[in-house]
RNA sequence: GUAGGGAUGGUGCGUUAAGUGCCGGACGGAUGGGAGGCUGCCGCUGGACGAAGGUGCAUCUGCGCCGCGAUACCAUUCCAGCUUCCA
Numbered sequence: 001g002u003a004g005g006g007a008u009g010g011u012g013c014g015u016u017a018a019g020u021g022c023c024g025g026a027c028g029g030a031u032g033g034g035a036g037g038c039u040g041c042c043g044c045u046g047g048a049c050g051a052a053g054g055u056g057c058a059u060c061u062g063c064g065c066c067g068c069g070a071u072a073c074c075a076u077u078c079c080a081g082c083u084u085c086c087a
Base pairs, nucleotide, nucleotide: 004079005078006077007076008075009074010073011072012071013069014068015067022047023046024045025044027043028042029041033086034085035084036083037082038081053066054065055064056063057062
């Protein structure tokens, strides 16, 4: 203490499969006090793979509950890179 990661809690989304994860891109973006770069991250895009539903009420596809998803965001807390120049 930036990007980012873990844990806990809250609110959502999906379960009619989006998202996550994996591989590729000569594209774009944000990122320590200031200005860059790398790693990493996000977006965009191409590809492969691929899932967990159950139940109650309702009755035309809705609501509740219990689950499930490497699910999203927020809060708290813990952990946390490299490099050049300036101050």
A computed fold for an 87-nucleotide RNA from a pig gut metagenome, annotated as THF (Tetrahydrofolate) riboswitch aptamer. The sequence is in RNAcentral, with records from MGnify. The coordinates come from a structure-prediction model, not an experiment, and the mean pLDDT is 76. Rfam family: THF (Tetrahydrofolate) riboswitch aptamer. From the family's description: Tetrahydrofolate (THF) riboswitch was first reported for Ames et al. as an RNA motif in 5' untranslated (5'-UTR)regions of folate transport and biosynthesis genes in Firmicutes genomes.